[in-house]
RNA sequence: UACCGAAAGGGCAAACCUGUCGUAAGGCAGGGACGCAAAACCAUGGGUCCAAUUGUAUGGAUCGCCAGGUCGCCGAAG
Numbered sequence: 001u002a003c004c005g006a007a008a009g010g011g012c013a014a015a016c017c018u019g020u021c022g023u024a025a026g027g028c029a030g031g032g033a034c035g036c037a038a039a040a041c042c043a044u045g046g047g048u049c050c051a052a053u054u055g056u057a058u059g060g061a062u063c064g065c066c067a068g069g070u071c072g073c074c075g076a077a078g
Base pairs, nucleotide, nucleotide: 003078004075005074011036012035016031017030018029019028020027021026034064040070041069042068044067045066046065047062048061049060050059051058
């Protein structure tokens, strides 16, 4: 140490349910845990989803889809 992921201290929170915002995708809060060593942040590229058009363009969502960027706890074996 940006490789690696034992231990320790912890952290996050899928589906689902309730409430709420939104045309919707979906977001937020509470409950709840499928899982996660970046399941922290960024919508930059790609993918997927929604709205409108019914023809593109356009606007929006998803970072727990992939890639990339930024920051970050601990330190065994190798």
The RNA shown here (c-di-GMP-I-GGC riboswitch aptamer) has 78 nucleotides and comes from a Syntrophomonadaceae bacterium.
Its mean pLDDT, the model's own confidence on a scale to 100, is 88.
The source organism's lineage runs through Bacteria, Bacillati, Bacillota, Eubacteriales and Syntrophomonadaceae.
The sequence was found by an Rfam model in a public genome assembly.